This is a predicted complex of two RNAs, RNase P RNA and transfer RNA, with 454 nucleotides together. It holds a member of the Rfam family "Bacterial RNase P class A". Its family is annotated with dimeric ribonuclease P complex, tRNA processing and ribonuclease P activity in the Gene Ontology.

[in-house]
RNA sequence: GCGGAUGGCCGGACGGCCGCGGGGUGGCGACACCGCGAGGAAAGUCCGGACUCCACAAAGCACGGUGCCGGGUAACGCCCGGCGGGGGCAACCCCAGGGAAAGCGCCACAGAGAACAGACGACCCCCGCUUGCGGGGGACAAGGUGAAACGGUGGGGUAAGAGCCCACCGCGCGCUUGGCAACAAGGGCGGCACGGCAAGCCCCACCGGGAGCAAUGCCAAAUAGGGAUCGCGCGUCGCAAGACAGGGUUGCUUGAACCCGAGCAGAUCCGGGUUGGCAGCUGGAGGCGCGUCGGCGACGGCGUGUCCAGAUGAAUGGCCGUCUCGGGCAGGGUAACCUGCCUAUGACAGAAUCCGGCUUACAGGCCAUCCGCGCGU
RNA sequence: GGGGGCGUGGGCAAAUUGGUAAAGUCGCCCGGUUUAGGCCCGGGAGUUUGGCGGUUCGAGUCCGCCCGCCCCUACCA
Numbered sequence: 001g002c003g004g005a006u007g008g009c010c011g012g013a014c015g016g017c018c019g020c021g022g023g024g025u026g027g028c029g030a031c032a033c034c035g036c037g038a039g040g041a042a043a044g045u046c047c048g049g050a051c052u053c054c055a056c057a058a059a060g061c062a063c064g065g066u067g068c069c070g071g072g073u074a075a076c077g078c079c080c081g082g083c084g085g086g087g088g089c090a091a092c093c094c095c096a097g098g099g100a101a102a103g104c105g106c107c108a109c110a111g112a113g114a115a116c117a118g119a120c121g122a123c124c125c126c127c128g129c130u131u132g133c134g135g136g137g138g139a140c141a142a143g144g145u146g147a148a149a150c151g152g153u154g155g156g157g158u159a160a161g162a163g164c165c166c167a168c169c170g171c172g173c174g175c176u177u178g179g180c181a182a183c184a185a186g187g188g189c190g191g192c193a194c195g196g197c198a199a200g201c202c203c204c205a206c207c208g209g210g211a212g213c214a215a216u217g218c219c220a221a222a223u224a225g226g227g228a229u230c231g232c233g234c235g236u237c238g239c240a241a242g243a244c245a246g247g248g249u250u251g252c253u254u255g256a257a258c259c260c261g262a263g264c265a266g267a268u269c270c271g272g273g274u275u276g277g278c279a280g281c282u283g284g285a286g287g288c289g290c291g292u293c294g295g296c297g298a299c300g301g302c303g304u305g306u307c308c309a310g311a312u313g314a315a316u317g318g319c320c321g322u323c324u325c326g327g328g329c330a331g332g333g334u335a336a337c338c339u340g341c342c343u344a345u346g347a348c349a350g351a352a353u354c355c356g357g358c359u360u361a362c363a364g365g366c367c368a369u370c371c372g373c374g375c376g377u
Numbered sequence: 378g379g380g381g382g383c384g385u386g387g388g389c390a391a392a393u394u395g396g397u398a399a400a401g402u403c404g405c406c407c408g409g410u411u412u413a414g415g416c417c418c419g420g421g422a423g424u425u426u427g428g429c430g431g432u433u434c435g436a437g438u439c440c441g442c443c444c445g446c447c448c449c450u451a452c453c454a
Base pairs, nucleotide, nucleotide: 001373002372003371004370005369006368007367008366009365010364012323013322014321015320016319017318018317020037021036023034024033025032026031039348043359044358046357047356048355049354050353051212052211053210054209058254059253060252061251063208064207065206066205067204068082069081070080071079072078083097084095085094086093087092098203099202103201104200105197106196107195120143123138124137125136126135127134128133129132151169152168153167154166155165156164170192171190172189173188175186176185177184178183216279217278218277219276226270227269228268229267230266231264232263235244236243237242246260247259248258249257272453273452274451286307287306288305289304290303291302292301293300294299326343327342328341329340330339331338332337378450379449380448381447382446383445384444387403388402389401396434405421406420407419408418409417427443428442429441430440431439
């Protein structure tokens, strides 16, 4: 210098004027002053929680999800560190990565044969004859087909062959050592018995009750305080309070828990009215900055500073000036580049209960570390 | 804001446990028939199954992520 890998950051800057939405202070009030006001994804709503309600959400079943091992976390399908497999010269990257000797199912076409398989041609042996054909047998090595052909390579052996036998590799089952574990290394035994698919059913382990801030609570206004259908009930004792029977509890069952116990003010549909306000609403497993300690790391502990949007047809904007990035023109210069003028106004996008992740979109630019190649010293 | 569903030629749509040129019908084009047109008869074109990626020998079908469309959902008595 060129090419690449990983991690992180910015994503117009400054000033003036006029506005908009909350908050605070002062003022009887009009108003004045102070301070704050979009993002790394606010997005998709794909996961996980907080919070609120559902009469209880405990066990089992069903259903859904996750899936190497260990750790982090409030939790996760997220993150970190390992293991195994694959790719790359390397830095490094990718993997839905449990179980196919519990069972069921599927494997089209081609091919002789596709899962307790199978002989089409060629090969070898025997028999027959019309001497290149017919019949019987062996065999699974080589040919051909296929995504896949019932271990692979080499040697021995044989009529031809074959784990038939042997060596190495693979596979399976024990053992020893190391490791928390996944697993790795070594050695022994077995002649091979066990094809693939579980993002097909399934098995195993673990997790999950449902709904969602339009949750939920309160106030106000208005209306015909209405109608139809359906479910379970309307029992006993007691003066009464109450107790019991009985009924119910949001997929199903059970119930030790809870609710009702005379109406449940139940469910669905039709009809009517309103389109207001307050709380929830932003202070929270808080965020961010700095320091320190533990840890390889994700992360955690402690100390300290700061408060950082809360709107509800929904604020976060507009104009001007200077600069920067971008585009164009002219001049100078071998070139890198320098000077001047003009133009445009900036990528993806925009909070809506709040957090932690993932995924997707993103003009342009910056920083750090590492790898390969070439050149120079 | 929240929740649910769907996507196959121009329109409607089939394809049942994944299986190999993805049916059918209407429409379109060409030819025949007719004086001409319609009906009718014969033939033909047109689909990268919304897009991208993955699992698999093989994907319209199974899984993930995007894109587009549709539906439901306020409060009071």